[in-house]
A computed fold for a 73-nucleotide RNA from a Microcaldota archaeon, annotated as transfer RNA. The RNAcentral record of the sequence draws on ENA. Rfam family: tRNA. Rfam links the family to the GO term triplet codon-amino acid adaptor activity. It is annotated as a transfer RNA. The coordinates come from a structure-prediction model, not an experiment, and the mean pLDDT is 82. Taxonomically the source falls in Microcaldota (Archaea, Nanobdellati).
């Protein structure tokens, strides 16, 4: 320098055009216990890397950036 893939709560990770974006772990509260752990119940937490475009509507499609990874040279 070239090709391809990825970027979504603290972490992992789904949703692939259509409701305030699942789930698990973690965090917090309540119940339980003498207490802790386990378990049960509940809550908070991401406007989806950034800027534009397409569309009635974008996490999803297109373009340009930024960052990461793999391969080639």
């Nucleotide at each position: 320098g070239g090709a391809c893939c990825c970027g979504u709560g603290g972490u992992g990770g789904a949703a692939u055009g259509g409701u305030u974006a699942a789930c698990a772990c973690g965090u917090c509260g309540c119940u339980c216990u003498c207490a802790c752990a386990c378990a049960g119940c509940g809550a908070a937490g991401a406007c989806u890397c950034c800027c534009g475009g397409u569309u009635c509507g974008a996490u999803c499609c297109c373009g340009g950036g930024c960052g990461g990874g793999u391969c080639c040279a």